The part of an RNA shown here (large-subunit ribosomal RNA, domain II) has 688 nucleotides and comes from a Nitrospinaceae bacterium. It was read from a public genome assembly. Its Rfam family is "Bacterial large subunit ribosomal RNA". Its family is annotated with ribosome and structural constituent of ribosome in the Gene Ontology. Taxonomically the source falls in Nitrospinaceae (Bacteria, Pseudomonadati, Nitrospinota, Nitrospinales).
Context: one part of a larger RNA
């Protein structure tokens, strides 16, 4: 892992609501006793029949109060005893799951330290003290040669340890092997026996070790500790169907009350939508009268600068500037104004109980995205916090290639029928054409500021057959090298000025150039040619701007260019579980008929209308398993249960029938009771 079996809302008592049953202003017994174990007896007690007050107490009233006032609570309404079901409480209380806490014991054969008694340490090296001899001294000291053997001395086996690396990592091994390394007469190693025990021991101290377990051992018990946490929680169908909010919380992933869901009962006046009319408001927008901000000009206090001035005073100002005037602005915490939507009242219409009250049962309190209005943030975020809608959540289907939250649309079932929505109609892939225009970029099929003599349309303006624009040919001169400056300055370093003449035209020169000249162009003019040319603006579609990591990879793909792109228009078609058609089922309602009836209703059939997505959750109806009672005086060796095969029946859980196998039990109906339904719990046990 697979298969099989087991595996989770129970039981007792108390209480509450509903259903059913008995009796009813009453209902009912408990313990006990008797008993033939069916039951009988037992009225103590409990609930109800009257309340109010703290109480005395009074009583359909009473309390407060001075009160005969006012106010509070009452007075009209049937209960009670059982059974069943839904909840609550107390118990382990749906099941499994801690880490832990406490108590009693068991452990020092591992290991830590200690005690007693034993054992062990190849070989080699070094050579302290002391002692002896010699030298030396007044005597010591001291020196030297021997001897000697010390040492937590040196090298290095056994032994003990474990430095580094490799291997090993489902190992040969739940800590090792190999190479290497440290100690190796000592605080050494080791055998045997013994001591210390769990908040305790022992510890050359690492929270180490105390039997592969240690920030408190192991074992049994308290014990089913507790778990606001995680996981799991077993048959079917039908009706309705949420929430992720508010307030409070040692509260924030929990809870309580309210909100929203469901079931029952009651009320028949409401609720909802639209329209009309009346009312509320200060948002969007606008505005600048107020409060503030803010720009330019004018006017003009005050201040600054300059001039003048013994003082006083005066003059002037491209300076700063209050108030005032003109013009033009800004504001969530400005408003002379002011919508839409919204709220509310009245009336009508539509709708048809959707509203409301009381009672039983919940779940929900992590929400998500999207559109719009805002706060916060960076007018960042698949950000965060509000508000108003939508969808998802709890919603399948079609579209968006693929996609919870986008677009269309809400799946009772069946059909080899039809019409549409969004979106589409060259092929993949169901379905298309026509008419006009644009795009050349594969733009379409990713992107900004900015740029663009791409192209199409429009408007304005200037020049133009008295010849424009472009091109070509020719000219582009003289006074003059103008004046000043300068080494020079001759159109062209710079400064000031910028005239006159000849002309068809030609600047005291627009550019290049020279040291300065020279030289080449330009403006300007003529000729040739012959019909449009230039500029500014508004639009459509393009172009550049445009760099990323495995592979084209920024249309889903192929592929597409008078389109299969874009735009305008028209008519078709395809396209969903939408709508329609046909058949069937179901919910609720109405009506009719029939049956039953405690006369309140219940059930069945038919017709019409209506309903049938669904998580948490509420409600309803059923299927099946085991056992019990009664009936069938059921079935069964002429073959039960079980197993197995089969094309049968039922909306489902499920149920028949036939064959085979099997070899002794078992079914149906009506009731009753539960150890009553498994695929998930890293579930338990077994098999493989």
């Nucleotide at each position: 892992g697979c298969c099989g079996c087991c595996g989770a809302c129970u039981u007792a008592c108390u209480u509450u609501a509903c259903u059913c049953a008995g009796c009813a202003a009453g209902g009912u017994u408990a313990a006990g006793c008797c008993g033939c174990u069916a039951g009988g007896u037992g009225g103590a007690g409990c609930c109800g029949u009257a309340g109010c007050g703290a109480a005395a107490g009074c009583g359909a009233g009473u309390c407060u109060g001075a009160a005969c006032a006012g106010g509070g609570c009452g007075a009209a309404c049937a209960g009670u005893u059982g059974a069943g079901u839904g909840g609550a409480g107390u118990a382990g209380a749906c099941c499994c799951g801690a880490a832990g806490c406490c108590g009693g014991g068991u452990g020092a054969u591992c290991u830590a330290u200690c005690c007693a008694u034993g054992a062990c340490c190849a070989g080699g090296g070094u050579g302290a003290a002391g002692c002896g001899g010699a030298g030396g001294u007044a005597a010591c000291a001291c020196u030297u040669c021997g001897u000697g053997a010390a040492g937590g001395c040196c090298c290095g086996a056994a032994c003990c340890a474990a430095u580094a690396g490799a291997c090993g990592u489902u190992g040969a091994a739940a800590a090792g092997u190999c190479u290497u390394u440290g100690g190796a007469u000592g605080a050494g190693u080791u055998g045997u026996g013994g001591a210390u025990a769990g908040g305790g021991g022992u510890g050359a101290a690492a929270g180490g070790c105390c039997a592969a377990u240690c920030a408190a051992a192991c074992u049994c018990g308290g014990c089913a500790a507790u778990a606001g946490c995680u996981g799991g929680u077993u048959c079917u169908c039908c009706u309705c169907g949420a929430a992720a909010u508010a307030g409070u919380u040692u509260u924030a992933g929990g809870a309580c009350u309210a909100g929203c869901c469901u079931c029952g009962u009651g009320u028949c006046a409401u609720a909802g939508u639209u329209u009309a009319u009346g009312g509320a408001g200060g948002u969007a927008g606008g505005g600048c009268g107020c409060u503030g901000g803010a720009u330019g000009g004018g006017c003009u206090a005050g201040g600054g600068g300059c001039c003048u001035c013994a003082c006083c005073a005066g003059g002037u100002u491209a300076c700063c500037a209050a108030a005032c005037c003109c013009a033009a602005c800004c504001a969530a915490u400005c408003u002379u104004c002011g919508a839409a939507u919204u709220c509310u009242a009245u009336a009508a219409a539509c709708c048809g109980u959707a509203u409301c009250a009381c009672g039983g049962g919940a779940g929900u309190c992590a929400g998500a995205c999207u559109a719009u209005g805002g706060g916060u943030g960076c007018u960042a975020a698949g950000g965060u916090c509000c508000a108003u809608g939508g969808u998802c959540g709890a919603a399948a289907g079609g579209g968006a290639a693929a996609g919870a939250g986008c677009c269309c649309a809400g799946a009772c079932c069946a059909c080899c029928a039809g019409c549409u929505a969004a979106g589409g109609u060259c092929c993949c892939u169901a379905a298309g054409a026509u008419a006009g225009a644009c795009u050349a970029a594969g733009u379409g099929g990713g992107a900004a500021a900015g740029g663009u003599u791409g192209u199409a349309g429009g408007a304005a303006u200037a020049c133009a057959c008295u010849g424009a624009c472009a091109a070509u040919a020719a000219g582009g001169a003289g006074g003059u090298u103008g004046g000043c400056u300068u080494a020079g300055a001759a159109g062209c370093a710079g400064c000031a000025a910028u005239c006159c003449u000849u002309u068809a035209a030609a600047g005291a020169a627009a550019g290049c150039g020279u040291a300065a000249c020279a030289g080449c162009u330009c403006a300007c003019u003529u000729a040739u040619c012959a019909a449009g040319u230039g500029u500014c603006c508004c639009u459509g579609c393009g172009c550049c701007g445009a760099a990323a990591a495995u592979u084209u990879a920024a249309c889903g793909g192929g592929g597409c260019u008078u389109a299969a792109g874009u735009u305008u228009a028209u008519c078709a078609c395809c396209g969903a579980a939408g709508c329609u058609g046909u058949g069937g089922a179901u919910u609720g309602g109405u009506a009719a008929u029939g049956a039953c009836c405690u006369c309140g209703g219940u059930c069945a059939u038919u017709a019409c209308c209506u309903c049938u997505g669904g998580u948490a959750g509420a409600g309803g109806a059923g299927c099946g398993u085991u056992c019990c009672a009664u009936a069938c005086u059921g079935g069964g060796u002429u073959g039960a249960a079980g197993c197995u095969c089969g094309a049968c029946c039922g909306u489902a859980a499920g149920g028949a029938c036939g064959g085979g196998u099997g070899g002794a039990c078992u079914g149906u109906a009506u009731g009753g009771a539960a150890g009553c339904g498994a695929g998930u719990a890293u579930g338990g046990c077994g098999g493989c």